Predicted 3D model of a 1538-nucleotide RNA (small-subunit ribosomal RNA) from an uncultured Bacteroidales bacterium. It matches the Rfam family "Bacterial small subunit ribosomal RNA". The prediction has a mean pLDDT of 82. RNAcentral holds the sequence, with entries from ENA and SILVA.
RNA sequence: AAAUAUUUAUAGGAUGAAGAGUUUGAUCCUGGCUCAGGAUGAACGCUAGCUACAGGCUUAACACAUGCAAGUCGAGGGGCAACAUGAACUAGCAAUAGUUUGAUGGCGACCGGCGCACGGGUGAGUAUCGCGUAUCCAACCUAUCCAUUACUCGGGCAUAGGCUUUCGAAAGAAAGAUUAAUUCCCGAUGGUACGAUAAGUUCGCAUGAAUUUAUGGUUAAAGGAGCUUUCCGGUAGUGGUUGGGGAUGCGUUCCAUUAGACAGUUGGCAGGGUUACGGCCUACCAAAUCUACGAUGGAUAGGGGUUCUGAGAGGAAGGUCCCCCACAUUGGAACUGAGACACGGUCCAAACUCCUACGGGAGGCAGCAGUGAGGAAUAUUGGUCAAUGGGCGAGAGCCUGAACCAGCCAAGUAGCGUGAAGGAUGACAGUCCUAUGGAUUGUAAACUUCUUUUAUGGGAGAAUAAAAGAUUCCAUGUAUGGAAUAUUGCAUGUAUCCCUUGAAUAAGCAUCGGCUAACUCCGUGCCAGCAGCCGCGGUAAUACGGAGGAUGCGAGCGUUAUCCGGAUUUAUUGGGUUUAAAGGGUGCGUAGGCGGGAUGUCCAGUCAGUCGUGAAAUAUUGAGGCUUAACCUUAAUCUUGCGAUUGAAACUGACAUUCUUGAGUAUGGACAAGGUGGGCGGAAUUCGUGUUGUAGCGGUGAAAUGCUUAGAUAUCACGAAGAACUCCGAUUGCGUAGGCAGCUCACUGGGGCAUCACUGACGCUGAGGCACGAAAGUUCGGUUAUCAAACAGGAUUAGAUACCCUGGUAGUCCGUACUGUAAACGAUGAAUACUCGCCGUCUGCGAUACAUUGUAGGCGGUCAAGCGAAAGCAUUAAGUAUUCCACCUGGGGAGUACGCCGGCAACGGUGAAACUCAAAGGAAUUGACGGGGGCCCGCACAAGCGGAGGAACAUGUGGUUUAAUUCGAUGAUACGCGAGGAACCUUACCCGGGCUUGAAUUGCAGAGGAAUGUAGGUGAAAGCUUACCGCCGCAAGGUCUCUGUGAAGGUGCUGCAUGGUUGUCGUCAGCUCGUGCCGUGAGGUGUCGGCUUAAGUGCCAUAACGAGCGCAACCCUGAUGGUCAGUUACCAGCAUGUAAUGAUGGGGACUCUGCCCAGACUGCCGUCGUAAGAUGUGAGGAAGGUUGGGAUGACGUCAAAUCAGCACGGCCCUUACGUCCGGGGCUACACACGUGUUACAAUGGAUGGUACAGAGGGUCGCCACGUGGCAACGCGGAGCUAAUCCCCAAAUCCAUUCUCAGUUCGGAUCGAAGUCUGCAACCCGACUUCGUGAAGCUGGAUUCGCUAGUAAUCGCGCAUCAGCCACGGCGCGGUGAAUACGUUCCCGGGCCUUGUACACACCGCCCGUCAAGCCAUGGGAGUCGGGGGUACCUGAAGCACGUGUCCGUUACAGGAGCGUUCCAGGGUAAAUCCGGUGACCGGGGCUAAGUCGUAACAAGGUAGCCGUACCGGAAGGUGCGGCUGGAACACCUCCUUU
Repeated sequence: AAAUAUUUAUAGGAUGAAGAGUUUGAUCCUGGCUCAGGAUGAACGCUAGCUACAGGCUUAACACAUGCAAGUCGAGGGGCAACAUGAACUAGCAAUAGUUUGAUGGCGACCGGCGCACGGGUGAGUAUCGCGUAUCCAACCUAUCCAUUACUCGGGCAUAGGCUUUCGAAAGAAAGAUUAAUUCCCGAUGGUACGAUAAGUUCGCAUGAAUUUAUGGUUAAAGGAGCUUUCCGGUAGUGGUUGGGGAUGCGUUCCAUUAGACAGUUGGCAGGGUUACGGCCUACCAAAUCUACGAUGGAUAGGGGUUCUGAGAGGAAGGUCCCCCACAUUGGAACUGAGACACGGUCCAAACUCCUACGGGAGGCAGCAGUGAGGAAUAUUGGUCAAUGGGCGAGAGCCUGAACCAGCCAAGUAGCGUGAAGGAUGACAGUCCUAUGGAUUGUAAACUUCUUUUAUGGGAGAAUAAAAGAUUCCAUGUAUGGAAUAUUGCAUGUAUCCCUUGAAUAAGCAUCGGCUAACUCCGUGCCAGCAGCCGCGGUAAUACGGAGGAUGCGAGCGUUAUCCGGAUUUAUUGGGUUUAAAGGGUGCGUAGGCGGGAUGUCCAGUCAGUCGUGAAAUAUUGAGGCUUAACCUUAAUCUUGCGAUUGAAACUGACAUUCUUGAGUAUGGACAAGGUGGGCGGAAUUCGUGUUGUAGCGGUGAAAUGCUUAGAUAUCACGAAGAACUCCGAUUGCGUAGGCAGCUCACUGGGGCAUCACUGACGCUGAGGCACGAAAGUUCGGUUAUCAAACAGGAUUAGAUACCCUGGUAGUCCGUACUGUAAACGAUGAAUACUCGCCGUCUGCGAUACAUUGUAGGCGGUCAAGCGAAAGCAUUAAGUAUUCCACCUGGGGAGUACGCCGGCAACGGUGAAACUCAAAGGAAUUGACGGGGGCCCGCACAAGCGGAGGAACAUGUGGUUUAAUUCGAUGAUACGCGAGGAACCUUACCCGGGCUUGAAUUGCAGAGGAAUGUAGGUGAAAGCUUACCGCCGCAAGGUCUCUGUGAAGGUGCUGCAUGGUUGUCGUCAGCUCGUGCCGUGAGGUGUCGGCUUAAGUGCCAUAACGAGCGCAACCCUGAUGGUCAGUUACCAGCAUGUAAUGAUGGGGACUCUGCCCAGACUGCCGUCGUAAGAUGUGAGGAAGGUUGGGAUGACGUCAAAUCAGCACGGCCCUUACGUCCGGGGCUACACACGUGUUACAAUGGAUGGUACAGAGGGUCGCCACGUGGCAACGCGGAGCUAAUCCCCAAAUCCAUUCUCAGUUCGGAUCGAAGUCUGCAACCCGACUUCGUGAAGCUGGAUUCGCUAGUAAUCGCGCAUCAGCCACGGCGCGGUGAAUACGUUCCCGGGCCUUGUACACACCGCCCGUCAAGCCAUGGGAGUCGGGGGUACCUGAAGCACGUGUCCGUUACAGGAGCGUUCCAGGGUAAAUCCGGUGACCGGGGCUAAGUCGUAACAAGGUAGCCGUACCGGAAGGUGCGGCUGGAACACCUCCUUU
């Protein structure tokens, strides 16, 4: 808080549960790895003020020096060494000294008693009645203690000690005489003690127990103190207490790669032994006993209370404390004793250490301290018995390394402190930045005020102590109780309190990429390094190192190790198995597990109540005590368990009776490639023989090997052989699975249906077990037609151990016997029940509903709910439930190794680890890709025209060369590109000579009066240098030079730090968004489909509806017309003029120019179509279906190009990587490529004549015209700042000539002479003339452009520019074609779909051998070590037994000695298990750039994979059978809708 009844009040429940990173381009899932939490007897690193409490060898159960840890009692005894007292004696007056004396206090050693079996330590061993828990002992013991009964009489013998003596180095030993006791012995008495015999009574499940009576037998004792009656003792019983012993149920680690074990073993009988039962031991008899519910063996380990963790269930641990056990150097043994087989006792053996006179002895820290060693690592050789407890004692007391205290250690938990308040110029300094300024450290500091825990010094000062005992008193029951007095404190002068001084004495560690709180700078440059996982670092590192800052915790903080958690990642709570890991190949069936309906009985399970126990401590809660807390005390609870008892009787179980629906049986008629064994059949194939017949056949992508004139192939006939069964045939049938197909016969198995006759739960599942089990393979024998691993040959190929071809052996077939595996698959275990429908089909039954209804059983398809990660499954479940079995727990290593089992072998079954990785994987999504598919487009192909590739030259590039040949661009998308002009300049390159605030720009300060110019010197020039003239302005100041300073400068690097710009896909039709819907999600839908379009253009359809960027349109330009306007354009008409000309007046008609409009929209008609639209030699129109051309380039791709156009971050240079100058180079030249030009000629060349453009440009110019020159050009010179003047056409056409030739083609090259530009044409210009006259006769493979005013061809112009290497680029017009059937193919692109192991996206991914390095591992001739057993030999001490010759007693009591059994240890032998090491051998894993191929992923280029066999450098190939987890195509069937 809620609920119920209600007057009060009562009952139950009980506090408790978090995730994240990492597989992908992204997603969901599976799945591992990792992290955050808590804990610790910890350790390490850095750091460190105090207090309280608790803790401290986890390793070597290794070895130990030294000291201590168990003694005590004189009130048991003889005594008396040491000490003290007294007495006596001597010396002596005394003091004092010495001697004697057990007389006294007391007491060493000794006898005796009690104790030493407790306390303390450790965890080696032990997998066990050891421990825990419960029960039992009628099968037992128990000193001391308590209660109680009875008794305590009389004797005796020794011995230690001490004395004498001997041996020995010592330890110690021996002998003799003598002596005591609460020592020992004998006798008496004695009982409810212990036996025996006899007779009862009661009880018990039983063996039996208790008890009564009678008779008879056996066994006791010790004194002491004190002094007058008391105490302490002694003996025999009984009862109790305490402690122990034994037995049993249950629980108690891992391995089955440990499956059989065991001879005292199991039981019995008799005896022995023990406190007591018992094979505990012995003899005999029997042959049992344990074990799959895990014996035996191996490994590991003390167990529990508890501790840690966890919500719990669990998991892990067992240190401190408590209980139990075991052990005491190792092993064995007993003695004593109430109790031991004994930590500080004994004996023996072994190892080790020590002493030694070498003869012999001594020792045992796993007690407390301490030492060494080991180790990452664990403390003081402390104090005290004051308290608590123990031993002894009558007691005082003594002893006590138990205990209590203290010391050391941050090793843990808890508490406290290192100051508090105020204080902004937000100080200085540091760090950072967008840097004239801000931010941050930071109220932090300084400074002011305050406090004093702690610290320092001083002072006061506890509790823990109360008793016992002593003395005194009181009461009475005379031994207890009570009262009073004095005494006892290690820790400790501690805790605590008070005072003094003064912020004074006190902060670090780790981290800062994400997980995970916290960010910047510098350095470094895949280096150094970091890292828990993912991962950082290759020049802008929030990830390395340093710094500043921040965050977290704080006297600590981090790291490492380990445990639990998270991890539902072993899943009881609480998981799974179609495809992720995982269903056995199939059946039968044993054990086991589970099991239908009814009635009754019992009460084992179950449930309820009660009782006992579950130690304390711990835990939880309440209360209390330390100043608080931790801690401690106390009470309650818990202790979930076990046992007992009383009850209940539903369920399970047991027993009994019964039922029929589960299951089975019977009867009936159907069904089928079910199985086995016979018989029969035709076709085909091959072979043989013969006929016909002649040159080829065969085979392939193409060929060849092969066969064939000795007659093949072909053809016909006959014959032989073996194997397989065409059509029917079908998501048809049968079978448990494997599997089964000609026909027929025999034998045989089966399920289903119908009937409802019989039995009456007889069932389900099924570990082990048994049986079956494709293909390949194996054994022996047979058969062998085909096909065909291996093999051979031929091809293909770089190779071809393959694919293809020709042959061909095992094998394929049969019988027999093995093998036992497959993708043995529905990748889906079996059984039962339940849960919507529809459709097809097979079999049976029953109908007539005959357009097919019901029922049962199969085989299929498709859907609902539900399930699922999804794909999908869905009455044949992967749904809902139950039962049983099998299996899984990251990938690799590996189905491997070793071991075992099976097999003739091949091999099969079972089946790990080391090591290594952070993933491996499933389903689905989006892309990309495919030697996948469909549709569509494009000068993509085809059809054509003309070229390139051959020649020469031009130009660019590569290469080479060079002092330099500056740099960039490199498939398409570099290469007549940047460059739309390299002789100098440009120019960035090279050589040489100069300058250093600099060649240019600019600020400030200072100095000067120059600078320019002119004229010299020197020099290659730049420059250096001389002389002369020599400022402006009223002023402020300006100008120039120099000096200084601040900026400079860089075509240096990074286009992979960038901006901007550009290329390309591509002018391809795409790319997206909002809302909605679908999907767990990534995503999808829209954007798909049909039709259409140039187009995602539109229409229709539609869980989509809309929208954006692209397309189209808008823009420019060309084509037509119109209005308007006419100068420089034009000139029809009118006029003037000329040799001629719009030359002139004029005109605004025409052409033309310019602005603005119009026009074209599938608008109209026909046909087709739903529509969009398509179409028509339609109409009209200048133009017709986008009218031609241009500009315009979506989201994006290529880390595409450019730091050298520009800009810019960072880095680098600064008397140079800057800058000036001269010269050279960019122009080189065995070669290769790209792009072009000119040609090879007659569609032509040459000569002469001749017509027509457009668009541009022009004053440092275009240049008419005249003139000189053959010409380039020169000299004159008009016009033009341009619709006015100039540049200004060629092909064409006409005529002549050449006549097919290296030519009258072609013009390279070279020679000579010139012209022009320019400061200058040598390297290195163009042009002209003359001469020379090369290659070349149409171009291999291959390849480019173009669809109409296009190609082709012809010339013209422009930019750059002094000139020009221009044949280039950008434009302009003239002339002006051919062809397109069509989309099979090549290339590119778009859409849809499919596969994918790709996503850096096929230039992807990826497999195996070989080579190299490293790592772990298997085998291995062996070798070394260890463990546990077996057999035999030997065998100490010791108990027991026997004997006892020797000794010997009051008592022949007893003993020595000897023998026997057992046995520790030792030895020998053969095996076994485990581990180390090992030449060499084998595979495996890992490792930036090694070799060979390319097996897989797409139809991966021969679909892949599984099993098997053979072969091959390797991946692999081939054969046989199987699977789909194969693509594509075709067909069929089905579904949905109409």